[in-house]
Molecule: small-subunit ribosomal RNA
Organism: Bacteroidales bacterium
RNA sequence: ACUAUGGAGAGUUUGAUCCUGGCUCAGGAUUAACGCUAGCGGCAGGCCUAAUACAUGCAAGUCGAACGGCAGCACGGGUAGCAAUACCUGGUGGCGAGUGGCGCACGGGUGCGUAACGCGUAUGCAACCUACCUUUAACUGGAGGAUAGCCCCGAGAAAUCGGGAUUAAUACUUCAUAACAUUAUGAUAUGGCAUCAUAUUAUAAUUAAAGCUCCGGCGGUUUUAGAUGGGCAUGCGUGACAUUAGUUUGUUGGUGAGGUAACGGCUCACCAAGACUAUGAUGUCUAGGGGUUCUGAGAGGAUUUUCCCCCACACUGGUACUGAGACACGGACCAGACUCCUACGGGAGGCAGCAGUAAGGAAUAUUGGGCAAUGGACGCAAGUCUGACCCAGCCAUGCCGCGUGCAGGAUGACAGCCCUACGGGUUGUAAACUGCUUUUAUACGGGAAAAAUUCCCUGGUCGUGUACCGGGGUUGAUGGUACCGUAAGAAUAAGCAUCGGCUAACUCCGUGCCAGCAGCCGCGGUAAUACGGAGGAUGCAAGCGUUAUCCGGAUUUAUUGGGUUUAAAGGGUGCGCAGGCGGAAUGAUAAGUCAGUGGUGAAAUCCUACAGCUUAACUGUAGAACUGCCAUUGAUACUGUUGUUCUUGAGUACAUUUGUAGUGGGCGGAAUGUGUCAUGUAGCGGUGAAAUGCUUAGAGAUGACACAGAACACCGAUCGCGAAGGCAGCUCACUAAACUGUAACUGACGCUGAGGCACGAAAGCGUGGGGAUCAAACAGGAUUAGAUACCCUGGUAGUCCACGCUGUAAACGAUGAUCACUCGAUGUUGGCGAUACACUGUCAGCGUCUAAGGGAAACCAUUAAGUGAUCCACCUGGGGAGUACGGUCGCAAGAUUGAAACUCAAAGGAAUUGACGGGGGCCCGCACAAGCGGAGGAGCAUGUGGUUUAAUUCGAUGAUACGCGAGGAACCUUACCUGGGCUAGAACGCAAGACGACCGUUCCGGAAACGGAAUUUCCCUACGGGGCGGCUUGCGAGGUGCUGCAUGGUUGUCGUCAGCUCGUGCCGUGAGGUGUCGGGUUAAGUCCCAUAACGAGCGCAACCCCUAUCAUUAGUUGCCAUCAGGUCAUGCUGGGGACUCUAGUGAAACUGCCUACGCAAGUAGUGAGGAAGGUGGGGAUGACGUCAAAUCAGCACGGCCCUUACGUCCAGGGCUACACACGUGCUACAAUGGUCGGUACAGUGGGUUGCUACCUGGUGACAGGAUGCUAAUCUCCAAAACCGAUCUCAGUUCGGAUCGAAGUCUGCAACUCGACUUCGUGAAGUUGGAUUCGCUAGUAAUCGUACAUCAGCAAUGGUACGGUGAAUACGUUCCCGGGCCUUGUACACACCGCCCGUCAAGCCAUGGAAGCUGGGGGUACCUGAAGUUCGUGACCGCAAGGAGCGACCUAGGGUAAAACUAGUAACUGGGGCUAAGUCGUAACAAGGUAGCCGUACCGGAAGGUGCGGCUGGAAUACCUCCUUU
Repeated sequence: ACUAUGGAGAGUUUGAUCCUGGCUCAGGAUUAACGCUAGCGGCAGGCCUAAUACAUGCAAGUCGAACGGCAGCACGGGUAGCAAUACCUGGUGGCGAGUGGCGCACGGGUGCGUAACGCGUAUGCAACCUACCUUUAACUGGAGGAUAGCCCCGAGAAAUCGGGAUUAAUACUUCAUAACAUUAUGAUAUGGCAUCAUAUUAUAAUUAAAGCUCCGGCGGUUUUAGAUGGGCAUGCGUGACAUUAGUUUGUUGGUGAGGUAACGGCUCACCAAGACUAUGAUGUCUAGGGGUUCUGAGAGGAUUUUCCCCCACACUGGUACUGAGACACGGACCAGACUCCUACGGGAGGCAGCAGUAAGGAAUAUUGGGCAAUGGACGCAAGUCUGACCCAGCCAUGCCGCGUGCAGGAUGACAGCCCUACGGGUUGUAAACUGCUUUUAUACGGGAAAAAUUCCCUGGUCGUGUACCGGGGUUGAUGGUACCGUAAGAAUAAGCAUCGGCUAACUCCGUGCCAGCAGCCGCGGUAAUACGGAGGAUGCAAGCGUUAUCCGGAUUUAUUGGGUUUAAAGGGUGCGCAGGCGGAAUGAUAAGUCAGUGGUGAAAUCCUACAGCUUAACUGUAGAACUGCCAUUGAUACUGUUGUUCUUGAGUACAUUUGUAGUGGGCGGAAUGUGUCAUGUAGCGGUGAAAUGCUUAGAGAUGACACAGAACACCGAUCGCGAAGGCAGCUCACUAAACUGUAACUGACGCUGAGGCACGAAAGCGUGGGGAUCAAACAGGAUUAGAUACCCUGGUAGUCCACGCUGUAAACGAUGAUCACUCGAUGUUGGCGAUACACUGUCAGCGUCUAAGGGAAACCAUUAAGUGAUCCACCUGGGGAGUACGGUCGCAAGAUUGAAACUCAAAGGAAUUGACGGGGGCCCGCACAAGCGGAGGAGCAUGUGGUUUAAUUCGAUGAUACGCGAGGAACCUUACCUGGGCUAGAACGCAAGACGACCGUUCCGGAAACGGAAUUUCCCUACGGGGCGGCUUGCGAGGUGCUGCAUGGUUGUCGUCAGCUCGUGCCGUGAGGUGUCGGGUUAAGUCCCAUAACGAGCGCAACCCCUAUCAUUAGUUGCCAUCAGGUCAUGCUGGGGACUCUAGUGAAACUGCCUACGCAAGUAGUGAGGAAGGUGGGGAUGACGUCAAAUCAGCACGGCCCUUACGUCCAGGGCUACACACGUGCUACAAUGGUCGGUACAGUGGGUUGCUACCUGGUGACAGGAUGCUAAUCUCCAAAACCGAUCUCAGUUCGGAUCGAAGUCUGCAACUCGACUUCGUGAAGUUGGAUUCGCUAGUAAUCGUACAUCAGCAAUGGUACGGUGAAUACGUUCCCGGGCCUUGUACACACCGCCCGUCAAGCCAUGGAAGCUGGGGGUACCUGAAGUUCGUGACCGCAAGGAGCGACCUAGGGUAAAACUAGUAACUGGGGCUAAGUCGUAACAAGGUAGCCGUACCGGAAGGUGCGGCUGGAAUACCUCCUUU
């Protein structure tokens, strides 16, 4: 500088992630409708449905300057009459009906039909027509007979019709004249596109006319050219369905004729047999086409309302007439349906013109004004007509504009609504109040433009006219409208939707999976920002939302701009016609391609500029654009066509080589089965274990012989060959292929390949063989709850052969074919170089690993899933469904092609973290094992369930409830029941008031609470009052009522298991990983080594306490060796600190030392030392988290509920019940014992309402005295053991339940319901089934002691304490639990998971179906109106001609058989959805028999089994290969 103004996403699959993929939303638009609401104006728009039916009015007439005339009106005239008035009069203006001319083919409406030269675009007509208009040339002279009207008569209800007489024309007929017109035959010239055209010319033939007049003209006839309008033909473009594949007989062409304005099978005769079609004929369905409009960045997609162009139609169907033009919307004839009139004989009609009505529908307006303007018809004109048009009315239907005030005003007013932590916040500058403005509305006044013409008057010009140019006058439906001015006054004017996310905007109340919401995800089961209401907020605004439809977003049909290993998707494989694409060089050409030019692409629309309405919408003018089509000129790189040439693609030849390539024959041995014979005797066989089966009629075993069919061990391999399926003993014949080498030959001969053809595992089918093994079905035996299965014994089709058929598989590398290019490493097969076993190169295969690159990732990676090219096939959410129907193929099974309704918001791929596995590896634990002792049996105690009850209060209830809350229920406790009472309350706080007492005591009633009566009268003081006490009042009550799933706190469990995380870095698109993995080691994520990780935190360990040794300090209440005193005796006393002990402080243990092993960490040792040795023993200590675990009845607390009761007081009862079941314990069953007697030895801990020495009494529990101790001082205080005696294996001198009697103690009170003592009684029980629990050392076992609670005690429980004091552990296969790594997964509420099918129930859509009912179309036959054409025509006419009759064709009608299509249907098939149904458990883990694919058979069902295939199977072992060192 030029060009360009243009592209946004979100939600939803998951525990989370990435991807694929659908669904949904945000935007714009509309001839819209509905809901709520509504002030004004401008400009637009307004039956999308029933092309359904229409009452009423209007929408096409005009011309007297064509004509005869004159019914009605007006004027004039005449007659009669005083007049009013009556009658006559075409004389004038004019004019009904009629003849004639022009128009009625325009304008207006609608979209039925039509998939077509209908429309669009571009051409052609040498194959055509065109009234009115313009233009050229010529003419306009005679004659004639009718007819409507009028008059008369007649028929009919009417519509209308018939007869007679008479009449005119620019109506009709005819004669004349005539051409440059037309026709025929020629000639010359020019041109073209074949027929031909044009010009000039010759001859012959044919054909015209109308008048009116103001005298200017207006007409009429023929002709030339034009304009306008039309007709015809052609190229290209212009829906869906192939589950419509063949169609056609005037069909395709020719010759001739007819017909038409004109070409043409347009029609006819004859001849030929063609024509169209996969580049989609024919058929069916749908549809007027275009300019445009909406959307979109565009390309596209959708659309055809208003306006414009074209087409088609006018009640339905057919037909022609007239005419310049029609097969005619407001003309005709016929048929049909419908409506109306009727005197029943006949007639009339066609709003898809404007209004309007009914109907239909969610839905669409006035039976308005005017021809003033624009336009049209007629006319010389005036003018008439014009529902075209111009206006007005209705409707927020849309677009645009304006307004409903503006400024100030905080104590952020009061009040109200709402919220609140009660302090306040919000509504809110909002209001009030002050000032300002007056658009709009209202009232009054003024007031347009749109008007130009025509016509009338008048002036001028010239060629004197009706021409042209001026001036004046006349004409407005809209409309007294737009607009302007004046007046007063904030005065007259705001709603709708939304507020969980997407998506701007949040709280309270009500409701309680109800009512309801919802566009998608989804809200609602008592704290709902999601339902309903309210307050507040947000968005838009005279509108706002909803619904419907279209485009967009959606790159989700992908030309721009997608994919196909695993997500949907590569055909099972090859050959190959058409088609598509195609090597190198060089000419020609110019079809594609590119450039210039010309034509066209209507107007409107869109865009730009300017302009007009106050602005805008709207409108005008100009430009640009219309990306297209056609023609022409040029360029020639590329593509095409064509010529010549080339060798590298492809092929051929020659020479080797290679192999389980194919077909047909021959041969072989092993094994198996069967048969015969022999030997031989009792079992064989089979399984997890068995049984069925075979066997003394001799099996199995062994040996010999014979026969049969099928398959080919070793070699053998991750090898080889083949297009795929597939192919394996040896050998022969035939056939095919590949590689390598030579570079001899051909010279692009190539690649791909829709349809087509061929091949195509297994199973299966047909016919005929064969039949050893194996083996669907079937039978039997097992297993099991069942077992139509897995296992076993048998066993038929089949497995094998030949010939046919079928045509499918996880036919897989889940990867189409061909060509080219893109780092490397290594193994292997077959060749060559090449003589070789080394080395290296090269070609063609088969593998592994890896870079770049790709991919969602897994992974692929010269054998691509990389980078490019060509061709083919296929995909577009899941299910329904590879189903139904139809077609094709097949003997059948079935294959192939292949939908829809309906339904869901997902379905899916890869990878991640967990969890899980009847997956794997490693490791640990009283987990198992080895041991000891128990439980389960008995009796009792205690807790629970259940049952019972007025109540048996409540909670805990797998492990992790059940001697648990409760560390102590006779009353109380107590929450439960019965009964009796109280109601601001039984307790407490604050405030106020009065009182001075209150408490207490006594009496009465009562079961008590309670009620009533009597009695009693405080302290301090500064005298003001204060303290204390109860009473009264007020404010706060109270609830062991509900929710542990609203909570805090606390607790259990996994588990004292070794784990759980973070920062930074790195890896990965990401979830996430790494660290934390690996190799060792440990009790331990303990430590070491290695290491893309380096560090850190919570856990582990240690630090803390007790205990084991020693030292030191201190010695009272403890101790007593030495000294002294004293006692029957005793640390009793003086003393002492030595010892024990007490309780403070220290020391000590760390694998520190040694040996062995090891890199280290560490491990081992009958090591040393040491009181203690490898964490010395024990305790406290419990990571991140899990179980919506437990607890609202310990306490606290949100919400809800009760308030003369769900609160509270009292008495009695209950929590203690008892056919039963379970848990936890105690005591036992005895001699390792019982009983009796004697003798010893602890440590915790407790004690004044207490522990109690000692004495006395009692057999005893205990009682009565008495002393010490507020405790190392006094006291509670041992038992097993030991010594001796006795019992002698018994239901006992075991065992002690139960019961009786008598007592003791506590307490207000031992009946329900206490403990203890004595005497008596003397039950079950003789070691405990399945199963199950605890414990690894001062432990188990056993023995007693203490304490808490407590008046007492149901304690055999709990928590502590000491005494005596063992056994065993080979080991980790198994059971249980746990940790780490790895693997699979369709699980994530996480295996107590997920999930499949039948059956039963309800609902929905759909297939089949005897039949029934329609619809459109075709075929055959019969009939056949009107009408054109043709023939005839005895009747009419002078004639021309016509009536009539006949023929062809046809609308319509009828009959028949079939096809197509739609609706409906008894019955029937599967499918989908639903809910907590039934039966099983098929799949997901090795899913408990690996699963799946094809096929066949079988079975309630998932499914099972056979045959072949696949890995999209886990685990284990072996082999081989590769990478790195």